[in-house]
Context: one part of a larger RNA
Molecule: large-subunit ribosomal RNA, domain III
Organism: Bacteriovoracaceae bacterium
């Protein structure tokens, strides 16, 4: 310069009470504003302690603070089933031999790491100041094993089990488009509780809720099936594949949403009660998805992962038991998990009007996830 620019979205704050030395700012509590496909919720990344209690106020905090993502101490993060490893492969990266090069290295065969994908068993309800599919409570499943019982099938006409890098199928897939069935959800009515009333009625306000898993196998989608023989699949093979015969257009047979019934009342529930803690209804109809059948179906041409895992064949070894079922019973390991996540906690030098993947996402009006209003649930953006 200069007590000057500025105090970082123009959503909005007012009041009371209460802490306190000290209150426009902290807390409660009543009013109002604002967001409401978000300014709500969940979770991936990144952050790492910021979470949650008691205590503090020298600094940080665009002013103030009794407040704090700030300092001090202290407590928090429970898992056979969530999500990773003990499984598998893509791109990729490394790479045993190997090529290639003054050297340093470069390239790549098998391998071997490597998810964003393939495999794979839990659900509801209740508690913590602070964790929850992880703790309790019910009630499931999943792999091993151990024990009984009951059934089958088997000992040379070989049941079951190893073993490979072994043969087949399967696993395994694009774009686009239409239709049905169906659930979630939403709406109304019924009920039921309270209010309002000296009663009844009328009218208002809340509230009507509950998985997984077992059983069943439907809407609905696929596949003929039986026998014979066979230059093919580096060996065989009854398996696949090709080929040719019966039957035959439904039978069988896989696959398959939902609904019903058990789970299920002792759960949960407005409300009532200082608490413990009791506990009322818990039906129907309409309307509906972008979510399920549907990795379907139809059509198109640019013809749209890979392995492990399953079956399923025969080779080799062994081989006298072994398989379903159902009761009982034991075993189940390492890591993550607090908290922030369109943000004052992560990338932006800042408590920075930016930028950050996915899923849920309610009503009225509406073609709509657009607008505007307003549930839930959050917030007035730190003078």
């Nucleotide at each position: 310069g200069a007590g000057u620019a500025g105090c970082g979205a123009u959503a909005a704050g007012a009041a009371a009470u209460g802490u306190g030395a000290g209150a426009a700012u902290c807390a409660u509590u009543u009013c109002c504003g604002c967001c409401g496909u978000a300014a709500a919720u969940c979770u991936a990344a990144g952050g790492g302690u910021u979470c949650c209690u008691g205590g503090g106020c020298c600094a940080g905090g665009u002013g103030a603070c009794u407040c704090c993502g700030c300092c001090c101490a202290g407590g928090g993060u429970u898992a056979g089933u969530c999500g990773g490893g003990u499984u598998c492969u893509a791109a990729c990266a490394u790479g045993a031999g190997g090529c290639c090069g003054a050297a340093a290295g470069g390239c790549g065969u098998a391998g071997u790491g490597g998810a964003u994908g393939a495999c794979c068993a839990a659900c509801a309800g209740g508690u913590u100041a602070a964790u929850a599919u992880u703790c309790c409570u019910g009630u499931a499943c999943u792999u091993a094993g151990u024990a009984a019982a009951a059934a089958u099938c088997g000992u040379u006409u070989g049941a079951c089990u190893a073993g490979a890098u072994g043969g087949a199928a399967u696993g395994a897939c694009g774009g686009a488009g239409a239709a049905a069935g169906g659930u979630a959800g939403u709406g109304a009515a019924g009920c039921c509780a309270c209010u309002u009333a000296u009663u009844g009625g009328u009218u208002g306000u809340g509230g009507u809720u509950u998985a997984a898993g077992u059983a069943u196998g439907u809407a609905g989608g696929g596949g003929g099936u039986c026998g014979a023989u066979u230059a093919g699949g580096c060996a065989a093979a009854u398996c696949c594949g090709g080929u040719c015969g019966g039957c035959g257009u439904a039978a069988c047979u896989c696959u398959g949403a939902g609904a019903u019934a058990c789970g299920a009342a002792u759960a949960c529930g407005a409300g009532c009660g200082c608490a413990a803690g009791c506990g009322a209804a818990g039906u129907u109809c309409a309307u509906g998805a972008u979510c399920c059948u549907c990795u379907g179906c139809u059509u198109c041409c640019c013809a749209g992962a890979a392995a492990a895992g399953u079956u399923u064949c025969g080779c080799u070894a062994g081989g006298a038991g072994a398989u379903u079922u159902u009761u009982a019973u034991u075993a189940a390991c390492c890591c993550g998990u607090a908290c922030c996540a369109u943000a004052a906690a992560c990338c932006g030098a800042c408590a920075c009007a930016g930028g950050u993947a996915g899923a849920u996402g309610a009503g009225g009006a509406g073609a709509g996830a657009a607008u505007c209003c307003u549930c839930a649930g959050g917030c007035g953006c730190u003078u």